[in-house]
RNA sequence: UUAGAGUUUGAUCCUGGCUCAGGAUGAACGCUAGCGGCAGGCCUAAUACAUGCAAGUCGAACGGUAAAUGCCCUUUCGGGGGUAUGAGAGUGGCGCACGGGUGCGUAACGCGUAUGCAACCCACCCGCUGCCGGGGGAUAGCCCGGAGAAAUCCGGAUUAAUACCCCAUGAGGAGCGAGGAAGGCAUCUUCCACGUUUCAAAACUUCGGUGGCGGCGGACGGGCAUGCGUGCCAUUAGAUAGUUGGCGGGGUAACGGCCCACCAAGUCGACGAUGGCUAGGGGAUCUGAGAGGACGGUCCCCCACACUGGUACUGAGACACGGACCAGACUCCUACGGGAGGCAGCAGUAAGGGAUAUUGGUCAAUGGGGGGAACCCUGAACCAGCCAUGCCGCGUGAGGGAAUAAGGCCCUACGGGUCGUAACCUCUUUUGCCGGGGGAUAAGGACGGGAACGUGUUCCCGUUUGAAGGUACCCGGAGAAUAAGCAUCGGCUAACUCCGUGCCAGCAGCCGCGGUAAUACGGAGGAUGCGAGCGUUAUCCGGAUUUAUUGGGUUUAAAGGGUGCGCAGGCGGGCGAUUAAGUCAGCGGUGAAAGGCUCGGGCUCAACCGGAGCAGUGCCGUUGAUACUGGUUGUCUUGAAUGCGGUCAAGGCCGGCGGAAUGUGGCGUGUAGCGGUGAAAUGCAUAGAUAUGCCACAGAACACCGAUAGCGAAGGCAGCUGGCCGGGCCUGCAUUGACGCUCAGGCACGAAAGCGUGGGGAUCGAACAGGAUUAGAUACCCUGGUAGUCCACACAGUAAACGAUGAUAACUCGCUGUCGGCGAUAUAAUGUCGGUAGUCAAGAGAAAUCGAUAAGUUAUCCACCUGGGGAGUACGACCGCAAGGUUGAAACUCAAAGGAAUUGACGGGGGCCCGCACAAGCGGAGGAACAUGUGGUUUAAUUCGAUGAUACGCGAGGAACCUUACCCGGGCUCGAACGGUGCCUGCAUAUGGAAGAGAUUUCAUAGCUAGCAAUAGCGGGUAUCGAGGUGCUGCAUGGUUGUCGUCAGCUCGUGCCGUGAGGUGUCGGCUUAAGUGCCAUAACGAACGCAACCCUUAUCUUCAGUUACCAUCAGGUAAGGCUGGGGACUCUGGAGAUACUGCCACCGUAAGGUGAGAGGAAGGUGGGGAUGACGUCAAAUCAGCAAGGCCCUUACGUCCGGGGCGACACACGUGUUACAAUGGUCGGUACAGAGGGGAGCUACACUGAGAAGUGAUGCGAAUCUCGAAAGCCGAUCUCAGUUCGGAUUGGAGUCUGCAACUCGACUCCAUGAAGUUGGAUUCGCUAGUAAUCGCGCAUCAGCCAUGGCGCGGUGAAUACGUUCCCGGGCCUUGCACACACCGCCCGUCA
Repeated sequence: UUAGAGUUUGAUCCUGGCUCAGGAUGAACGCUAGCGGCAGGCCUAAUACAUGCAAGUCGAACGGUAAAUGCCCUUUCGGGGGUAUGAGAGUGGCGCACGGGUGCGUAACGCGUAUGCAACCCACCCGCUGCCGGGGGAUAGCCCGGAGAAAUCCGGAUUAAUACCCCAUGAGGAGCGAGGAAGGCAUCUUCCACGUUUCAAAACUUCGGUGGCGGCGGACGGGCAUGCGUGCCAUUAGAUAGUUGGCGGGGUAACGGCCCACCAAGUCGACGAUGGCUAGGGGAUCUGAGAGGACGGUCCCCCACACUGGUACUGAGACACGGACCAGACUCCUACGGGAGGCAGCAGUAAGGGAUAUUGGUCAAUGGGGGGAACCCUGAACCAGCCAUGCCGCGUGAGGGAAUAAGGCCCUACGGGUCGUAACCUCUUUUGCCGGGGGAUAAGGACGGGAACGUGUUCCCGUUUGAAGGUACCCGGAGAAUAAGCAUCGGCUAACUCCGUGCCAGCAGCCGCGGUAAUACGGAGGAUGCGAGCGUUAUCCGGAUUUAUUGGGUUUAAAGGGUGCGCAGGCGGGCGAUUAAGUCAGCGGUGAAAGGCUCGGGCUCAACCGGAGCAGUGCCGUUGAUACUGGUUGUCUUGAAUGCGGUCAAGGCCGGCGGAAUGUGGCGUGUAGCGGUGAAAUGCAUAGAUAUGCCACAGAACACCGAUAGCGAAGGCAGCUGGCCGGGCCUGCAUUGACGCUCAGGCACGAAAGCGUGGGGAUCGAACAGGAUUAGAUACCCUGGUAGUCCACACAGUAAACGAUGAUAACUCGCUGUCGGCGAUAUAAUGUCGGUAGUCAAGAGAAAUCGAUAAGUUAUCCACCUGGGGAGUACGACCGCAAGGUUGAAACUCAAAGGAAUUGACGGGGGCCCGCACAAGCGGAGGAACAUGUGGUUUAAUUCGAUGAUACGCGAGGAACCUUACCCGGGCUCGAACGGUGCCUGCAUAUGGAAGAGAUUUCAUAGCUAGCAAUAGCGGGUAUCGAGGUGCUGCAUGGUUGUCGUCAGCUCGUGCCGUGAGGUGUCGGCUUAAGUGCCAUAACGAACGCAACCCUUAUCUUCAGUUACCAUCAGGUAAGGCUGGGGACUCUGGAGAUACUGCCACCGUAAGGUGAGAGGAAGGUGGGGAUGACGUCAAAUCAGCAAGGCCCUUACGUCCGGGGCGACACACGUGUUACAAUGGUCGGUACAGAGGGGAGCUACACUGAGAAGUGAUGCGAAUCUCGAAAGCCGAUCUCAGUUCGGAUUGGAGUCUGCAACUCGACUCCAUGAAGUUGGAUUCGCUAGUAAUCGCGCAUCAGCCAUGGCGCGGUGAAUACGUUCCCGGGCCUUGCACACACCGCCCGUCA
């Protein structure tokens, strides 16, 4: 000293990218802004610059002077002369090479670090030493003259010096020559003595001194050289002619190809030369746990540059920012002849840009230049100004104050919650304001005085010197007074509600929000975070172990080269010796300061500043250590190799041979087809095919053996045989002595297809042709068929070249096959070595799986990967005859792409099973007419909903008005209903009249109750609070319902397995209608479903017996349970019983199955019903009801009249009636069940042809009443649009009702349509079922009912079977689907 999160999925684990939270900045932008301290401030155009300033100074080096002033003299009173002070300019000295700016260039000894110079320099400064003698000629200035617009220049005269020159002196230095000594590091260096040549100086002065010259040394500063370190690109691989070296010379302070002549041919480079691109380097800074990564603004060091390029001069030092010359670009002046200029100094201007300040003050301090000094100069510096640009500090008040004002906002709203307190009371006064006080930074110098030493130094005292600045700071005063914002609030990520909006407007860092209930947009209230700031943008590091040295990977996620050989390189067996390069340790030097860290200190604190220490992981030197690695050397045999001996194999190459098959040819036999396919056709065939016999030829491939086998480096290798070549394995013995492993480049091999040349060509067969298939069919199928397939030589060099698994070595349980060898050979052996397979322990892995043939544990080397797409593409290069191969990007774009496994769903996958699912049957629908519903159309309106199955005789179990929701018109607005309160009032209501279409209005008459009253009740009016809405949203909901499906499933607890999703249980075998049961079993149990319990029906028993029943007894009638009676029977309705594979036989472990078995009314669930698991379809319903939100409020509410919901070219669904003789019509005649009945059902009688009417009786009903048809008996019709069929239409009626026009039903007479059994297709039904016949009921005044719900009568046929269609269940398999195959997805076009 190391933090993670979001995002791929239905879910999971993994891989992997993207994104976020942190820190930082010379920043910019938006909103906002009280104060102070400290710091910072053109990142862009090294673009161009107006103006001012930024380097001068010295009169104690020199000549000398204008103006002015003082003094003196003079004067014609204008002035002149002299003298003193002496500006400016000039000569000369020093400085100008520092300081200040910028980062263009530079990939370099430029920088950093460490060394070296025996190859060097250094003005001013310090120390030591020696010296300063004599002489000369000029020149600027000044003066005079001239040229020019100017800048400037020219001529003449005169003049000085510390300017210049000559001579002398030489301690000494330097050069040359030769000698000696010492030392070192190769060239060499140092010292000593000798000879020879050569070289100095300047004066000023106050006389103290200052200054000058030579030499030696020091200090400071520089120059040169070298080791190491210091970007990217190999799609830059070769570069180089002064190039590399040598000899000689030149040049330099000095070495050197630095330059030159000659000679040699070298030098650099995969340890990356050369080329290209980018860049000043470092101390440091930011980030990071660190290692790293990024960066180089401010400060310090170094370098480079000064408009661009070049050049030198002067000088101690420059190739010189504010010097010179030349060239160029640009700007300016000009009299057009010529000239001037260089802000990357400080300010400032323009431009560029998202963006960066004052044309400020002072030399007071620090520092620099000059001077002896005073002093002068200094945009260095110190200060101030501007800017929230950053860091740090302070403030905008504090306490009390009501269960909490008003107001805002929200809610489940008479009430709560929240802002969350304010007002008010008390207190404080930082900051700001006012008044006053008030330093340090100042020491030194100068002046004056004094003292000491002794005449110029030191010390003391006094005076003087501050830009910032009357600032910091301190004291006093009044007064809460002068001071809060910004961003965010879906998750990540702290913080939630309302309104508006309605895939619009917009948001967004990623995931993603917005299509009418948005915590995600906009506003508001509230909240959260930070706070004089807050957000956004940009950039860097982090998180990212996402380039992995620390610290990753490569079977399937991206990634092992197709294989081998092998140079360089990397790595390397045992024992010993030596060395000390690596390595380790001690010591020395260095690693500037600042910065960092630690500990003290100073500004009130902090930031900031100052002191000390540490660190600075580095480099160099030196002395040691020697285990390991390396070097050298000796030795060993176990790694490796070789020999002798066996053995094995589709190992390779070249040749020879063989049979089968195929095709072709010949000759026969033989006759009509062959061939081919799902079915066909093209094709072949009477000119004789196919088939068959014999003969011949050709090319290619080698059945059986054959394998789950063998060999080879890989590709790959198969008839038999000969030759040549290679290899593995095994046994024993011998030999060499680490000779090894791996391998970038390199070389070789390398399937198929392809290419070149030449052969060959039987089969097969791209292309191509034809025939089919098909919507099409440039395919799959068929008939042909070229290249090719085969051989030789040469190229190509790729494959899912795969074990998707590089090579080598070692180590780590077992079991079971098989190939080769060895061993053993029946007293034995089950072993061993090398291959090749299966299964597993440990271990590994995301899992699948791998597991001694590792994907385990280690070591070495090579290759390769870093999100998906773009793309193995483009460009370049290399290779190739070409095709093409190798190498191999970017722009742009996406938030994923992906691996393994899980659960589902799905499959024109598999297995098992079921269902009127098919099949077998019976009857229908689809054609007709009509009824009814729907679509469409129409309409003022044709109200609304339901729409595959699962809408369509459905909501509706009754649309003439009403219903009614629609349309037209006329009205009402507390409203058509109900409740509360206040006030007024006595009505309401009934009858009658009038107006009106009616609602309604109005008139007349009658007209409240209790109580003495107040008042109460009831009603009306009015005011007010609650209304009302079939308006919208079934995708906000409750409830209810349909469907899968009465299908057998759907889950849970605990345990177990799995990292996990999840699995197991629920799977398997048998069985069942059934997850029904049995057996088995890491499962054991359980819930909801199944079944059973419930109702009904079928049989019996028992009880009860009216209105039902009537056998027996009696009575009675025309007859009749009519009556007495009976309780037997039928029946009614209460309670029970019965059926359970219980019994038998067979099969089966069992569960259970089979049986025309027994018994029984019923037999294996007896028939029927009720009953519908978890869930699916955002299924249906806001118009049954309820209910959230939204909307309407003299209307989207409500009342009324009329109309519409009944329309009608058409289409569909569901039905009815038919098409007839198993029938129609007429007459006669028999038998139900279940229901209904009081505003009802009605016997019976009469009337009518009938619907019905009139009267009358019974019955609130086992009592009365409504009541069958098919059937049966008989007659008739005789196959026709009919005596079938009844639509439609005309007429006349009945009934209900306020009212039958739109728009009722029924009756009668007349009319008499289509229709003669229905295309493709399709529906129902497995027994009391289908079919057929009628009856009842609900709704209801009536009825459009042929519908719905029930009831009984008559009463069949068929099921071989599960291949197929549809639906479903279980198991399994595949999957790129999960909105789940009506999925996903590809291409083209728009």